[in-house]
RNA sequence: UGGUAGUUUAGAGGUUGCAGCAUUUAUCAGUAAUCCAUCCGAGAAGGAAGGGAUUCUAUGACAGAUGGAAGAAAGGAAAUGCUGCCGAAGAAAGCCGCGGCCCUCCCGCUGUUUUCUGGUCCGGAAGUGAAUAACUUCCAGACUGUCAUCAAGCAAUUGGUGGAGCGCUUACUGCCUC
Numbered sequence: 001u002g003g004u005a006g007u008u009u010a011g012a013g014g015u016u017g018c019a020g021c022a023u024u025u026a027u028c029a030g031u032a033a034u035c036c037a038u039c040c041g042a043g044a045a046g047g048a049a050g051g052g053a054u055u056c057u058a059u060g061a062c063a064g065a066u067g068g069a070a071g072a073a074a075g076g077a078a079a080u081g082c083u084g085c086c087g088a089a090g091a092a093a094g095c096c097g098c099g100g101c102c103c104u105c106c107c108g109c110u111g112u113u114u115u116c117u118g119g120u121c122c123g124g125a126a127g128u129g130a131a132u133a134a135c136u137u138c139c140a141g142a143c144u145g146u147c148a149u150c151a152a153g154c155a156a157u158u159g160g161u162g163g164a165g166c167g168c169u170u171a172c173u174g175c176c177u178c
Base pairs, nucleotide, nucleotide: 002176003175004174005173006172008171010169011168014086017085018084019083020082021081022080023079024078025077034069035068036067037066038065039064043056044055045054047105049104050103051102052101089117090116091115092114093113094112095111097109098108099107100106118144119143120142121141123139124138125137126136127135128134146163147162148161149160150159151158152157
């Protein structure tokens, strides 16, 4: 000098980096639940599922429709402030546990394992959603950061191709090499 290892140090990407919390505002919505009246006419009780238990129901349940009374919230969004950070974080699948009256399936929540994704934006498709908002996944594209490699250049740097965050840069230490 070069390479390699490390539960070590400090950092970069982005003026919309990622996530969380609080407050306010709009939307959700004159919607849902609830009550009254009318119609309907036999099953109904988290799911357009199956079985069970216990209840309700022709004194009309359940669901639906019409009219009236009264009338929310959560999730998601924007702004401001604060906090933690750079696999920050997100998604899919599996497993344990908890909850939904019990069981099967299913749904929701915490944790954990594996796999994938460097970041941002636009478009298309599918999904969630009240929503043409927003988010997630896939496909394709643009921009951008980083490393490797090739070419040009005195150099700064520019261009092409490719990879992935278990990455990259920095300092320290150990080992190897010259």
Lysine riboswitch aptamer from a Clostridiales bacterium, 178 nucleotides, folded computationally. NCBI's taxonomy places the organism under Bacteria, Bacillati, Bacillota, Clostridia, Eubacteriales. Its mean pLDDT, the model's own confidence on a scale to 100, is 79. The sequence was found by an Rfam model in a public genome assembly. The model forms 98% of the base pairs in the Rfam consensus.